[in-house]
RNA sequence: AUUGAUUGUAGAGGUCGCGAUAUUUAUAAGUACCAAUAAUGAGGUAAGCACAAUGAUUUAUUGGAAAAGGAGUUAUCGCCGAAGGAUAUAACUUAUGCUUUAAGGUUAUAUACCUGGGUAUGUAUAAAAUAUAUGCAUAACUGUCACAAGUUUAAAUUGUGUUGAGCUACAUUUGAG
Numbered sequence: 001a002u003u004g005a006u007u008g009u010a011g012a013g014g015u016c017g018c019g020a021u022a023u024u025u026a027u028a029a030g031u032a033c034c035a036a037u038a039a040u041g042a043g044g045u046a047a048g049c050a051c052a053a054u055g056a057u058u059u060a061u062u063g064g065a066a067a068a069g070g071a072g073u074u075a076u077c078g079c080c081g082a083a084g085g086a087u088a089u090a091a092c093u094u095a096u097g098c099u100u101u102a103a104g105g106u107u108a109u110a111u112a113c114c115u116g117g118g119u120a121u122g123u124a125u126a127a128a129a130u131a132u133a134u135g136c137a138u139a140a141c142u143g144u145c146a147c148a149a150g151u152u153u154a155a156a157u158u159g160u161g162u163u164g165a166g167c168u169a170c171a172u173u174u175g176a177g
Stems, first nucleotide, its partner, number of pairs: 002176004007171005014080001017079006024072002033064007043051001046100004083115003086111008116142002119139008143163001145161005
């Protein structure tokens, strides 16, 4: 020179890489809800209290008429276990006139438990939804590394396999040499 280990710094994958915030657009929906008229006639709630023949509930017509969550566009910001999921714990929230409670939802922390990345199809859950998100399975594509072939002992390329605690570059310390 080279090479192994440790620690640190900086990077790469994609033009649909990941997420957050704001703006705006459609959807939600002519739905919930409110009012009037007519009809019906004792309940309605998960349960209780209140309410209710001075009309519960339901139906029809007419008039008025939302919002949240989720999603797209644009811009900005932070990044490359970016992030998502599962489990556990804690707090808040949640059936509405009020109270209690349930499925559920949100946030935070932990577990180096699962997933390299996005896409498509099928299926399950959520949701108003055929949008979309998440889980599982399959398929090809793509990134990394390894092996073989190939090549001018290069690269491109082909095939097989693995997958982030990874890979690439540089540096510290240390061992081999």
Source information
The RNA shown here (Lysine riboswitch aptamer) has 177 nucleotides and comes from Clostridium senegalense. It matches the Rfam family "Lysine riboswitch aptamer". About the family: Riboswitches are metabolite binding domains within certain messenger RNAs that serve as precision sensors for their corresponding targets. Allosteric rearrangement of mRNA structure is mediated by ligand binding, and this results in modulation of gene expression. Of the family's consensus pairs, 98% are formed in the model.